[in-house]
Context: one part of a larger RNA
């Protein structure tokens, strides 16, 4: 100098505290660990692996496993012969690859040919999700959005280093002021981009009886841009302004005006560097390894396996509820081998129809919790819905392994969870729906959208992580 102390002082953050909700007890859905397998394809392993790569494993995908195949290969360049066709369809064999037979006759042309394509052969190489993430680029997690980590010059030290960057205030911030052998920069920090919250302008094929007037009563129609709204350029917030504390700074506390304060609220951004951190299976890549194979084709089968064990979720154990019937109000999106309206079948998935919409002009779309009325009367219940059972529907060549939904029937465990643990400071928990991307089909998972809307923070003793100063050390 660092690092580390069950040293010291100082301050931070859902860290404890004070609350609300849940995990750990159930059944199920998903990942992992064990087991099992012919394989149950690799990878990720404390926090920082475990609904992770998987934003969607019936074939496929796949990288695993049995078999059946192939050997310049499924893919690329290069050379020579050939065929002028071919691709592709159809028959036949077979579980497919394959192989055999048939039809069919590109394109350009200066008619020699070319081009492209098929088949053959030689071999130069292809291939490889085969090894090393302790050969490595790139990307990425972490501590941490913590507030910090350095350079020039210059001083001081024989050096190693130090100073600066420490102290006194303040701050979310190494943020800024004030001292000071320093005096200055740079990378982080703020700011500047982005959404959001208030206003006027512009702009009106959404929007309004706001104002007329028609109306079959629906902005529906004429009219109109006022109002919402849409999105484009602006205004606005700066301790600016009053008054109080402070070192007359810096700033801190109250106050006025304000749609909004003292960083308004959110996101995007992550310093020098830690952790031979993750990844050679996205790519890329060096060296090693395989070449009638550790490469390639295919048909079946497996990643879906089950005595267990944990991780993350769902739906619940009920009256602040279950179930019937009525009726309300959203905002983000996505729709053309796509969304799919009215109509009409079906108990119902769902058929069937085909308007209308590259969509602020049509549809996915009825939000739902809510409110109104009814019933149930504390019961393993009209809770609760695993599991079976039987009939059915879509997607797709095909749902047995192994898919989703309907409908009838069955109706299991569970009465609030043992030691433990986690998440949240406000439009936040909690709690209620809807979109979307992946996707033929397949969401309790992600990622976004609203709707409804709390409790509590006295505090900093104490757990855990961080920041400075300082101090011990036999550690480096």
């Nucleotide at each position: 100098u660092g690092a580390c102390g069950g040293g010291g002082c100082c301050c931070c953050g859902c860290a404890c505290a004070a609350g609300c909700g849940g995990u750990g007890g159930a059944g199920c859905a998903u990942g992992u660990g064990g087991u099992u397998u012919a394989a149950u394809u690799c990878g990720a392993u404390g926090c920082a692996a475990c609904g992770c790569g998987a934003a969607g494993a019936a074939c496929c995908u796949u990288a695993c496993c049995a078999g059946g195949u192939c050997u310049u290969g499924a893919c690329a360049u290069c050379c020579c012969c050939u065929c002028g066709u071919a691709a592709a369809g159809c028959c036949u064999a077979g579980a497919a690859a394959u192989a055999g037979g048939u039809u069919c006759c590109c394109u350009c042309u200066u008619c020699g040919g070319a081009g492209c394509g098929g088949g053959g052969g030689a071999g130069a190489c292809a291939g490889g999700u085969g090894g090393u993430g302790c050969a490595u680029g790139g990307c990425u997690g972490u501590c941490g959005u913590c507030a910090g980590c350095u350079c020039g010059u210059g001083u001081c030290g024989u050096g190693a280093g130090a100073u600066g960057u420490u102290g006194g205030g303040u701050u979310a911030a190494g943020u800024c002021c004030c001292g000071c052998a320093a005096c200055g920069a740079g990378c982080g920090c703020a700011a500047c981009c982005c959404c959001u919250a208030u206003c006027a302008c512009u702009a009106g094929u959404u929007g309004c009886c706001a104002u007329c007037a028609g109306u079959u009563c629906g902005g529906c129609u004429g009219g109109g841009c006022a109002c919402u709204c849409u999105a484009g350029a602006g205004a606005g917030a700066c301790u600016g302004c009053c008054g109080g504390u402070g070192a007359c700074a810096a700033a801190c506390c109250g106050g006025a005006g304000g749609a909004a304060g003292g960083c308004g609220g959110g996101g995007a951004u992550g310093a020098c560097g830690u952790c031979a951190a993750g990844u050679c299976a996205u790519c890329a890549u060096g060296c090693c390894c395989c070449u009638u194979a550790u490469g390639a084709c295919c048909u079946g089968g497996g990643c879906u396996a089950c005595a267990c064990a944990c991780g993350u979720g769902c739906u619940a154990c009920a009256a602040u509820g279950g179930c019937c019937g009525g009726u309300a109000c959203a905002g983000a999106g996505c729709g053309a081998u796509g969304c799919c309206a009215a109509a009409g079948g079906g108990c119902a998935a769902c058929c069937u129809g085909g308007a209308g919409c590259a969509a602020a002009u049509c549809g996915c779309a009825u939000a739902a919790a809510g409110c109104c009325g009814g019933u149930c009367c504390c019961a393993g219940u009209u809770c609760g819905g695993a599991u079976c059972g039987g009939g059915g529907g879509c997607u797709g060549c095909a749902a047995c392994c192994c898919g989703c939904c309907c409908c009838c029937g069955u109706g299991a465990a569970g009465u609030c969870g043992g030691a433990a643990u986690c998440g949240c400071u406000a439009g936040u928990a909690a709690u209620c729906u809807c979109g979307g991307g992946u996707c033929a089909g397949c969401a309790u998972a992600c990622c976004g959208a609203g709707g409804u809307g709390a409790a509590u923070a006295c505090g900093u003793u104490c757990c855990c992580g961080g920041g400075g100063c300082u101090u011990g050390u036999a550690c480096a």
A computed fold for a 476-nucleotide part of an RNA from an uncultured bacterium, annotated as small-subunit ribosomal RNA, 3' major domain. The RNAcentral record of the full RNA draws on ENA and SILVA. Its mean pLDDT, the model's own confidence on a scale to 100, is 86.